[in-house]
RNA sequence: GAGCGGACGCCGCCGAGUCGCCCUCCGGGCGAGCCGGGGACCCACCGCAGCACUGGGGUGAAUCCGCUCCUGGACCCGUGUCCGGGAGGGGUAGGGCCGCUUCCCGCCCGAACCCGUCAGCUAACCCGGUAGGCGGCCAUCGGGAGAAACG
Numbered sequence: 001g002a003g004c005g006g007a008c009g010c011c012g013c014c015g016a017g018u019c020g021c022c023c024u025c026c027g028g029g030c031g032a033g034c035c036g037g038g039g040a041c042c043c044a045c046c047g048c049a050g051c052a053c054u055g056g057g058g059u060g061a062a063u064c065c066g067c068u069c070c071u072g073g074a075c076c077c078g079u080g081u082c083c084g085g086g087a088g089g090g091g092u093a094g095g096g097c098c099g100c101u102u103c104c105c106g107c108c109c110g111a112a113c114c115c116g117u118c119a120g121c122u123a124a125c126c127c128g129g130u131a132g133g134c135g136g137c138c139a140u141c142g143g144g145a146g147a148a149a150c151g
Base pairs, nucleotide, nucleotide: 009137010136011135012134013133014132018032019031020030021029022028023027033130034129035128036127037126038125043120055118056115057114058113059112064091065090067088068087069086070085071084072083073082074081075080094109095108096107097106100146101145102144103143104142
């Protein structure tokens, strides 16, 4: 001097998940803010017929669609058709990317979990959550329009 990795603190991103106070203090409690659920009138649903299946609901952007391969079953004159399971990859409703809105460009996500046979909306009222995960560090900060704020 370079590269790699780490630490402190700082600056940020997704998300409701931030801040303040107290205590018998490493755990617990209270409050504000933010978030979610339950819960009237009114409204909606509640009617008839046919087919198939078998609960229904919530948080969340995370829904829906078909394709290829393997496989089980049913049907079939048949080049086949239908249903289910597994694997792979593609698209998509929708969502995110350094204060807000919007247009364009580019990049990404399109999961997971919970209630437990029960819940439409919903004033009063009641109950709960306030996690987790990641990026950068003198770097970052794509371009345009508009508004706002500060002074």

The RNA shown here (c-di-AMP riboswitch aptamer (ydaO/yuaA leader)) has 151 nucleotides and comes from Geodermatophilus pulveris. The model forms 92% of the base pairs in the Rfam consensus. The sequence is in RNAcentral, with records from Ribocentre.